The RNA shown here (Bacterial large signal recognition particle RNA) has 270 nucleotides and comes from an Acidimicrobiia bacterium.
It matches the Rfam family "Bacterial large signal recognition particle RNA". Rfam's curators write: The signal recognition particle (SRP) is a universally conserved ribonucleoprotein involved in the co-translational targeting of proteins to membranes. Rfam classes the family as a non-coding RNA gene.
The coordinates come from a structure-prediction model, not an experiment, and the mean pLDDT is 80.
[in-house]
This record gives sequence, C1' cells and structure tokens, in this order.
RNA sequence: GUGUGCUGAGCGGGGCGCUAGGGGUGCCCUGUACCCGAAACCCUCUUCAUGCGGGGCUGAUCCCCCGCCCGAGGACGUUUCGUCGGCCAGAAAGCAGCGGGACGACGGUGUUGAAGGCCGGGUCCUGCAACGGCGAGAGUUUCGUGAACCGGGUCAGGUCCGAGAGGAAGCAGCCCUAAGCGACGCUUCUCGGGUGUUGCGGGAGUGCCCGGCCGGAGCCGUGGUUGCGAAGAGCUCUGGCCUUUGAACGUCCGACGGCGGGGUGCACAC
Repeated sequence: GUGUGCUGAGCGGGGCGCUAGGGGUGCCCUGUACCCGAAACCCUCUUCAUGCGGGGCUGAUCCCCCGCCCGAGGACGUUUCGUCGGCCAGAAAGCAGCGGGACGACGGUGUUGAAGGCCGGGUCCUGCAACGGCGAGAGUUUCGUGAACCGGGUCAGGUCCGAGAGGAAGCAGCCCUAAGCGACGCUUCUCGGGUGUUGCGGGAGUGCCCGGCCGGAGCCGUGGUUGCGAAGAGCUCUGGCCUUUGAACGUCCGACGGCGGGGUGCACAC
C1' cells in the first nucleotide's frame, strides 16, 4: 500500500409540554436518515446523564468533538403600538330621549263668524204624576174535563103491583149539566217594579253635546329651524383595568446547511 474479516460507532435532529431532572410516547418545526412490542391518571433512568425490550443493515473514506457563520421554527416579556370583547370611573361638548317656549313651511278649517267669555238646555243622580209595557191577582167569554149514591133526561138487565091488558120505582151504561178543576183569550178592575216615554220639580257639575248673546281673526294637525330648562348615563367622547389577538423590539433555545480545526480501534494474508 492492497485485499479479507471484525469491533466501536451510526441508522435523524430541534422546540413546546410533562418531569425533581433526563429520555421516550404526545403536539409542533425541519427533513428523509431501519423493523417489531409496550408506554399520558403513562414507560424508563438517576448525578450528569443512555430512551427500554427483541431483531436487522453499513463496516473506520463510516463516525465523534470544538469554534464560527447562516437561519426554518419555537418559547418568554413589569416594553411600545394597535384589533375583538368586557368592566370601572368621569364629563355633559355632540347625538338620542323628557318638558315647555319662539319663528316659519305645508295641509285642513274659519267673516255663511276663529280663539275667548257669559247665559240657557241636555247628558249625570234623585222625588212625584200620567200613559204605555211587563208580571201577578180578580172578573169573564168560549172550549175541555167533571156527580157510584145525596142533579136532570133516557133508562138494557133485574125488581115491584095486577088474573090479564098494562102500570110503577129505578141500578149500570149513554147524553146533558151544577159545584169544582184546567187552557187560549178578553177587560172603563186591583196591586207591584233596577220597565219605557213625557210632564212638573230638587240636586250635582265644566267633562262632552246643542242653542243664544258678546267678541272680531284666528284655530287645529304634521314636519322643520332655533334657543331654554330638567333628568340621567342609551350611543359617541375622556381616562384606567382585564382578557384575546397581530406587529415591532428585547431575551433564550435552535433544525437543515456552510467554513475551519482536532480525534479515530483490532485481526489475518499478500
């Protein structure tokens, strides 16, 4: 120096989270760098840190360490500026909302008389009367019903008188009727009322309606403009606080990649 065979080593890394701490499973970022099993109320390890258990591949040109550069990404914040949402306080400058003014526009109405004022009447409460109506009673027409016997008529059967011819009384039934009962009505009647209208009063009252007189031009409605007052915090506004989220700044970690340096085992044969 070459070849062969071993072993070390490698077969991903990082951030977050969890943890006493480390590694793994979990989530995320890179990136492509084995397989199987278990593992978040978890699995495993213990003084500076290897994941555990079982297999496989490559085979000191692999691999390991240090320093620097770049920088995906992540975490944090007594920092700054914003976003969404909420809370607290303030103020009344603005808007909205409340009250009552002034001005004017449009529409309606008004000299066939506005606003306002006075008078009268009605509506409201109540007393009396007349008439009506309703209800009840009384009276009454008609109809109906209605008497075992003590109403009438006719009286089957049966009974009585008579020698007979005939006569008499008379139950039931039927018919009529009296007292009574009932129904539809009627009335120069009586009574009653949370009944209707009218008349004559008394009371109440300015609400509404009607009429008359005075008066002599406004009145009503809907928007608008302007200003005053009160109230209170609905919106806006001012300040502060909390959460969420974005950016900047700061700090920390940091993959992949790049540069430089250092370390790097054994056996056999030629």